[in-house]
RNA sequence: GGGAGAAUAGUUUAAGGGUAAAAUAAUAGUCUCCAAAAUUAUUGAUGUGAGUUCAAUUCUCACUUCUCCUG
Numbered sequence: 001g002g003g004a005g006a007a008u009a010g011u012u013u014a015a016g017g018g019u020a021a022a023a024u025a026a027u028a029g030u031c032u033c034c035a036a037a038a039u040u041a042u043u044g045a046u047g048u049g050a051g052u053u054c055a056a057u058u059c060u061c062a063c064u065u066c067u068c069c070u071g
Stems, first nucleotide, its partner, number of pairs: 001070007010024004018054001026042005047063005
């Protein structure tokens, strides 16, 4: 230089154009003599910028970061 792939919550993963889901973590409550465990609730996310569309995490383009292959 060429090719391919990934980016979603603090972390690990879903969502296949139509209200973004769960686990874990954090905070608070219940339980307990206290704590742990269990249980309930709350908080928290689509890498950046454009385009298509009534509507984009999803489709297209560019950029950024990372991974792999090739020279």